This is a predicted structure of a 684-nucleotide part of an RNA (large-subunit ribosomal RNA, domain II) from an anaerobic digester metagenome.
Context: one part of a larger RNA
RNA sequence: GCCAACGAGUUAUGGUAUGCAGCGAGGUUAAGGUGUUCAGCACCGGAGCCGAAGCGAAAGCGAGUCUUAAACGGGCGUUUAGUUGCAUGCUGUAGACCCGAAACCGGGUGAUCUAUCCAUGUGCAGGUUGAAGUAUCCGUAAAAGGAUAUGGAGGACCGAACCCAUGUCUGUGAAAAAGGCUGGGAUGACGUGUGGAUAGGGGUGAAAAGCCAAUCGAACCCGGAGAUAGCUGGUUCUCCCCGAAAUAGCUUUAGGGCUAGCCUCGGGUAAGAGAUAUGCGGAGGUAGAGCACUGAAUGUUCUAGGGGCCUUCACCGGUUACCGAAAACUAUCAAACUCCGAAUGCCGUACUAUCGCUGCCCGGGAGUCAGACUAUGUGGGAUAAGCUUCAUAGUCGAGAGGGAAACAACCCAGACCAACAGCUAAGGUCCCGAAGUGUAAGUUAAGUGGAAAAGGAUGUGGAGUUGCGAAGACAGCUAGGAUGUUGGCUUAGAAGCAGCCACCCAUUUAAAGAGUGCGUAAUAGCUCACUAGUCGAGUGACUCUGCGCCGAAGAUAAACGGGGCUAAAACUUACCACCGAAGCUUUGGAAUGGUUCGCAAGAAUCAUUGGUAGGGGAGCAUCGUGUACGGGCUGAAGCUUAACUGAAAGGUUAGGUGGACUGUACAGGAGAGAGAAUGUUGGC
Numbered sequence: 001g002c003c004a005a006c007g008a009g010u011u012a013u014g015g016u017a018u019g020c021a022g023c024g025a026g027g028u029u030a031a032g033g034u035g036u037u038c039a040g041c042a043c044c045g046g047a048g049c050c051g052a053a054g055c056g057a058a059a060g061c062g063a064g065u066c067u068u069a070a071a072c073g074g075g076c077g078u079u080u081a082g083u084u085g086c087a088u089g090c091u092g093u094a095g096a097c098c099c100g101a102a103a104c105c106g107g108g109u110g111a112u113c114u115a116u117c118c119a120u121g122u123g124c125a126g127g128u129u130g131a132a133g134u135a136u137c138c139g140u141a142a143a144a145g146g147a148u149a150u151g152g153a154g155g156a157c158c159g160a161a162c163c164c165a166u167g168u169c170u171g172u173g174a175a176a177a178a179g180g181c182u183g184g185g186a187u188g189a190c191g192u193g194u195g196g197a198u199a200g201g202g203g204u205g206a207a208a209a210g211c212c213a214a215u216c217g218a219a220c221c222c223g224g225a226g227a228u229a230g231c232u233g234g235u236u237c238u239c240c241c242c243g244a245a246a247u248a249g250c251u252u253u254a255g256g257g258c259u260a261g262c263c264u265c266g267g268g269u270a271a272g273a274g275a276u277a278u279g280c281g282g283a284g285g286u287a288g289a290g291c292a293c294u295g296a297a298u299g300u301u302c303u304a305g306g307g308g309c310c311u312u313c314a315c316c317g318g319u320u321a322c323c324g325a326a327a328a329c330u331a332u333c334a335a336a337c338u339c340c341g342a343a344u345g346c347c348g349u350a351c352u353a354u355c356g357c358u359g360c361c362c363g364g365g366a367g368u369c370a371g372a373c374u375a376u377g378u379g380g381g382a383u384a385a386g387c388u389u390c391a392u393a394g395u396c397g398a399g400a401g402g403g404a405a406a407c408a409a410c411c412c413a414g415a416c417c418a419a420c421a422g423c424u425a426a427g428g429u430c431c432c433g434a435a436g437u438g439u440a441a442g443u444u445a446a447g448u449g450g451a452a453a454a455g456g457a458u459g460u461g462g463a464g465u466u467g468c469g470a471a472g473a474c475a476g477c478u479a480g481g482a483u484g485u486u487g488g489c490u491u492a493g494a495a496g497c498a499g500c501c502a503c504c505c506a507u508u509u510a511a512a513g514a515g516u517g518c519g520u521a522a523u524a525g526c527u528c529a530c531u532a533g534u535c536g537a538g539u540g541a542c543u544c545u546g547c548g549c550c551g552a553a554g555a556u557a558a559a560c561g562g563g564g565c566u567a568a569a570a571c572u573u574a575c576c577a578c579c580g581a582a583g584c585u586u587u588g589g590a591a592u593g594g595u596u597c598g599c600a601a602g603a604a605u606c607a608u609u610g611g612u613a614g615g616g617g618a619g620c621a622u623c624g625u626g627u628a629c630g631g632g633c634u635g636a637a638g639c640u641u642a643a644c645u646g647a648a649a650g651g652u653u654a655g656g657u658g659g660a661c662u663g664u665a666c667a668g669g670a671g672a673g674a675g676a677a678u679g680u681u682g683g684c
Base pairs, nucleotide, nucleotide: 001684002683003682004681005680006679011094012093013092014091015090016089017088018087019086020085021084022083023082026050027049028048032044033043034042035041036039054061055060064076065075066074067073097234098233100231104224105223106222107221108220109219115198116197117196118195119194120193121192122191123190124188126158127157128156129154133150134149135148136147137146138145162185163184164183167181168180169179170178200216202212203211204210237619238618239617240616241615242614247260248259249258250257251256261368262367263365264364265363266362267361268360269359272357274355275354276353277352278350279349280348281347282346288340289338290337294334295333296332299329300328301327305323306322307320308319309318310317371396372395373394374393375392376391377390379388380387401412402411403410416589417588418587419586421585422584423583427579428578429577430563431562432561436576438575439574440573441572442571443570449565455550456549459547460546461545462544463543464542465541466540467539468538476534477533478532479531480530482507483506484505487501488500489499513528517526518525590609591608592607593606594605595604596603597602620673622670623669625667626666627665628664629663630662631661638657639656640655641654642653643652644651645650
């Protein structure tokens, strides 16, 4: 991992609701007992319980009573239905659907491992060093001191046994800690044998919360015990009807609860409530707008006041491109401004229309309290987020189908079943790939289409405004582009062209600036404006707008799904046709509900039938029991293959195998359905 078997809402007793049954102003027995045909039996047993009367704290009174001095009153009652049993739903108390802690407490068992200690034993090859002391000699006044011997000290040295474990390698192991190589100690705070001591909030500890039997921040075993688990996981057959929530308030509350909201089931209720549309009538202060208030805020005028300057002994006075309240004019801003003010929405209403029981009340059962995205309106954030908080709507959640290549939330559309029938939606129609290489008219040249901004540009189409032009424009070519003058100033120089000033200075002219640019040290030189000739028809400037271009650097060819596409297979506009879904239609069938007909059975007709949590309904199967009726060695159950059948759970039959039990109907009862629980056990 697979297969098989086992594996989870039970039981007792209270409460409550519903259904059925008995009796009924009553209902009912409990313990216990008696009887027999020994049975889920019958009978006795009225103790007790519930109900039939309440009110008050009580005394107490009583269809009333309490409150009060007393109630005009007010509260609770009075106008009759209960009770017992069985079944089912839910609930209280119990382990209470099952499995699961870490822990806590009690009583015991452990120091054969290990820590420390006690008693008594034992072990340490070999080699090295050579302390004190002693002897002799030297030395000294005597000492000290020195030398040579001797001596044999040491938590001394090297290194086996022995003890350990520094580094590294091996290691699904020979090994739940070892092996190889290397390394440390090795007469010591050494190692070790045997016996003994200390015990769980306790021991022991050269201290690491180490060790106390492969277990230690509190050992192990048994018990309390099925501790508790607002947590995680799991919870077993089928079909039918309806079908949520992820919100509010409160909560030592926030991933849990309670009540309400939303779902379901039963009962009741109306010629009536409900929903939608429309008409009519209302309340309101949002969007917008505005500046009349509150504030913010632009410029000008005017001016109280202040500052500077002048004047003055002082007062007074004068003045000012200084500041400036208020006022006037002007241009603005506001969630917590409003002289104004919508659209929607909300409330009410109706001889209105549509829907057709959706509304409301009472009672039983829930689940939900992490929501998500999209669009719109706000707040927070950075007018960031697949961000976050609200509101309104939709979808997903709990929704399949078609489209968007793929893609809960986007677009279309809500799947009862069947069909080798039809029409459409979104979206599509060259090929992959169903359907147009459709029609008409334009645009785009960028593969734009098939990602992006500020900004940039003689891309190109459309609309328009305005110059110049056969008295010859624009572009090109030929020629001229002069004179006073090198204007004045400045300057070393400044001559059109460093800089400053003036610049419609004048002359000759067809025209020519006191000069557009290059250039020189300054001149020179080239060139432009301007003009003539040549040529012969358009040529400039600007505005709005369609589609394109650049701007454009990333990790796959990877920014059309692909192929591929250019008078398109791109874009814009108009039109026709077709394809396209579980939508709609057609045909057949099923179920549910309403209505009508019918005594009923049933029929007709209309509508409905996606679905998680969850509510309700109807069934299938398994194993016992009772009653009735069966089957079986001429072959039961079980196993297996096949056929038939039912809407499903399932059922029936035949063959084979097997070799002794077993079925149907009704009633009644459960150890009553497995694929999941790191489920349990067994097998492979």

Rfam family: Bacterial large subunit ribosomal RNA. The prediction has a mean pLDDT of 85. The RNAcentral record of the full RNA draws on SILVA.